The RNA shown here (transfer RNA) has 72 nucleotides and comes from a Promethearchaeota archaeon. The coordinates come from a structure-prediction model, not an experiment, and the mean pLDDT is 82.
[in-house]
RNA sequence: GCCUCUGUGGCUUAGCGGUAUAGCGAUUGAUUCGUAAUGAGUCGGUCGGGGGUUCAAUUCCCCCCAGAGGCU
Numbered sequence: 001g002c003c004u005c006u007g008u009g010g011c012u013u014a015g016c017g018g019u020a021u022a023g024c025g026a027u028u029g030a031u032u033c034g035u036a037a038u039g040a041g042u043c044g045g046u047c048g049g050g051g052g053u054u055c056a057a058u059u060c061c062c063c064c065c066a067g068a069g070g071c072u
Base pairs, nucleotide, nucleotide: 001071002070003069004068005067006066007065010024011023012022018055025043026042027041028040030038048064049063050062051061052060
């Protein structure tokens, strides 16, 4: 230099056009004499950045950034 893939709450991740999902986490009740465990609620996301297409974009297209792999 070229090719391919990945980027989504603090962490790991699902979702591939129709107001983003789960687990862990944090937190507040319940339960217990108390702790742990359990069960319930709540919090936390400019979906890497910018632009385009569209009634509507995490999703499709272009450029850029970061990371992983391969070729030379």